[in-house]
């Protein structure tokens, strides 16, 4: 120096154009003597900049960090 892959919530993952979603976490509540569990209610997210499109987590492009091939 070629080429690929992957980036969503504090964390692990689904989501292949139409409201971003589970589980866990973290806060409140109910039980309890108290607390753990369990149950119910809430908060939280699209790496970064652009294009396409009525409309992008999704499609093109450019970076940026990981990774894994090749020289």
């Nucleotide at each position: 120096g070629g080429g690929g892959g992957u980036a969503u919530a504090g964390u692990u993952a689904a989501g292949u154009g139409g409201u971003a979603u589970a589980a866990u976490u973290c806060c409140g509540g109910u039980c309890u003597c108290c607390a753990a569990a369990a149950c119910c209610g809430g908060a939280g997210u699209c790496g970064u900049a652009g294009g396409u499109u009525c409309g992008a987590u999704c499609c093109c492009u450019a970076c940026u960090a990981c990774c894994c091939c090749u020289g």